Parts: sequence; structure tokens; C1' cells
RNA sequence: GAACGGUUAUCUCAGUUGGAAGAGUACUCGCUUGGGAUGCGAGAGAUCGCGGGUUCGAGUCCCGCAUCGUUCA
Repeated sequence: GAACGGUUAUCUCAGUUGGAAGAGUACUCGCUUGGGAUGCGAGAGAUCGCGGGUUCGAGUCCCGCAUCGUUCA
């Protein structure tokens, strides 16, 4: 320098044909306990890496950039 793949909640990851975002874990509160752990219930938490474009509508499609990984030179 080139090709391909990844980037979504604290972390690990889903997300279908473009119709507006979820699970587990962690965190907070409650129940349970003599107190904890476990278990059960509830809650909060995301400008979907950044910037543009297309569209009535974008996590999803297109372009550029950043970053990580693999391969080639």
C1' cells in the first nucleotide's frame, strides 16, 4: 500500500425484507434471611465508532474518515 471482516447498554453479544433497539452479565431498589450468598420481582442505563448522502422513514443501503483483527504485497 491492497482485500476482507468487526465497531450496538459497564462487559459479552443478538437485531430478519429499511418501519425506529433487545438478551445475558454488572449496577440500584424491594421480597426472602438473624446477617449474607443464592433465588424471585421491579427499575435505571444506548445521540447504534465519527461525519455526510439516499429515503416519508436508516443499527440496516451508499460514500468518506477513525479504530481493532485476519490475509496479501